[in-house]
Context: one part of a larger RNA
RNA sequence: CUGGGCGUAAAGAGCUUGUAGGCGGUUCGUCGCGUCUUCUGUGAAAACUUGGGGCUCAACCUUAAGCUUGCAGGGGAUACGGGCGGACUAGAGUACUUCAGGGGAGACUGGAAUUCCUGGUGUAGCGGUGAAAUGCGCAGAUAUCAGGAGGAACACCGGUGGCGAAGGCGGGUCUCUGGGAAGUAACUGACGCUGAGAAGCGAAAGCAUGGGUAGCAAACAGGAUUAGAUACCCUGGUAGUCCAUGCCGUAAACGGUGGGUACUAGGUGUGGGUUUCCUUCCACGGGAUCCGUGCCGUAGCUAACGCAUUAAGUACCCCGCCUGGGGAGUACGGCCGCAAGGCUAAAACUC
Numbered sequence: 001c002u003g004g005g006c007g008u009a010a011a012g013a014g015c016u017u018g019u020a021g022g023c024g025g026u027u028c029g030u031c032g033c034g035u036c037u038u039c040u041g042u043g044a045a046a047a048c049u050u051g052g053g054g055c056u057c058a059a060c061c062u063u064a065a066g067c068u069u070g071c072a073g074g075g076g077a078u079a080c081g082g083g084c085g086g087a088c089u090a091g092a093g094u095a096c097u098u099c100a101g102g103g104g105a106g107a108c109u110g111g112a113a114u115u116c117c118u119g120g121u122g123u124a125g126c127g128g129u130g131a132a133a134u135g136c137g138c139a140g141a142u143a144u145c146a147g148g149a150g151g152a153a154c155a156c157c158g159g160u161g162g163c164g165a166a167g168g169c170g171g172g173u174c175u176c177u178g179g180g181a182a183g184u185a186a187c188u189g190a191c192g193c194u195g196a197g198a199a200g201c202g203a204a205a206g207c208a209u210g211g212g213u214a215g216c217a218a219a220c221a222g223g224a225u226u227a228g229a230u231a232c233c234c235u236g237g238u239a240g241u242c243c244a245u246g247c248c249g250u251a252a253a254c255g256g257u258g259g260g261u262a263c264u265a266g267g268u269g270u271g272g273g274u275u276u277c278c279u280u281c282c283a284c285g286g287g288a289u290c291c292g293u294g295c296c297g298u299a300g301c302u303a304a305c306g307c308a309u310u311a312a313g314u315a316c317c318c319c320g321c322c323u324g325g326g327g328a329g330u331a332c333g334g335c336c337g338c339a340a341g342g343c344u345a346a347a348a349c350u351c
Base pairs, nucleotide, nucleotide: 003323004322005321006320007305008304012319014201015200016199017198021194022193023192025088026087027086028085029084030083031082033081034080035077036076037075038074039073040072041071042070048066049065050064051063052062053061054060091191092188093187094186095184096183097182098181099180103177104176105175106174107173108172109171110154115149116148117147118146119145120144121143125136126135162169163168206247207246208245209244210243211242215241216240220236221235222234223233258318259317260316261315262314263313266296267295268294269293270292271291272290273289274288275287276286277285300307301306324351325350326349333344334343335342336341
């Protein structure tokens, strides 16, 4: 390389949009590019294979044919793929009518709690632990009541519940705004799927500038513990955590499972629609159906564990990735970054 693979053995890019490319619904016509068929030319010789011949045989030599899987030209076929033209509506999209939602951004705002400040009551302790001590307190603490300040986070509801492509999203109101589901079948008429490069988004930590700082808390300090204790425990405490703007671009970014389409037993929850039955109406309940999200389970698959209509089953299309362990996600080079570092990515050597 071929092949075989990628939930857990090596292997799905963190996610999305999308360029090139690859692949692509039904039907009619046409061309005849691919495809198929036939003929002709060519496809050096030698080699090789087969048949024959010559050295007494053989090796060897020689002859004929094949081979040379190809290319070019001519004739023909037109199912399939393709080009061109026409039509269609089951894919896709639009419209209209409804619906749910912590989807996103900004502004405003609420209560509980912690801390601090002021004042009242009040007196000797408080705090903390396995036990203590550091610490706080007669300059009046802790406790308690009233008032005030400020920052951050939103108890209950809350749910294998919802929304989002992923990261993620939770007090309330308003404004702006993205996506989704169902129903109707009015419109467009294949407009689709995937997606190398590329672009955008991307938790936490970290970086830059300016603000903010209640609580928490790397570093740091002290007290303990201990043989030691650069820890675990305790008392403090600065970056940070918060806001604005700009970087960084990584995570066990996990369902450790790329995206799309179709098909393949069921059972039982739950969220959002539509419809139907019962009901005088409503509500509850039952059935049908579509979309989502869980559990159990058949066939099948799997090394097993397990997966099982939300597939890891059966198939097709496209992309990414793997190829023994260590060396190493390292060195060098390149690109990016303010830096930290990131992306790309070896070899010697060794087992």
Model confidence (mean pLDDT): 86 of 100.
This is a predicted structure of a 351-nucleotide part of an RNA (small-subunit ribosomal RNA, central domain) from Nocardia alba.
Rfam family: Bacterial small subunit ribosomal RNA.